[in-house]
RNA sequence: GGGUCAGUAGCUCAGUUGGUAGAGCAGUAGCCUUUUAAGCUAUUGGUCCCGGGUUCGAGUCCCGGCUGACCCA
Numbered sequence: 001g002g003g004u005c006a007g008u009a010g011c012u013c014a015g016u017u018g019g020u021a022g023a024g025c026a027g028u029a030g031c032c033u034u035u036u037a038a039g040c041u042a043u044u045g046g047u048c049c050c051g052g053g054u055u056c057g058a059g060u061c062c063c064g065g066c067u068g069a070c071c072c073a
Stems, first nucleotide, its partner, number of pairs: 001072007010025004019056001027043005049065005
């Protein structure tokens, strides 16, 4: 220098053919327990990496950029 893949909650990750963004863990509150842990219930938390475009509507499609991993040179 060229190419492929990835970037979504604090963490690990889903998200189908474009149609109101979800799970587990973690956090908070409550129940239970002599207490802790475990368990149960409820609940908080999002600039979907950044900027543009297409569309009635974009996490998803298109273009450019940034970061990381890998391959080639």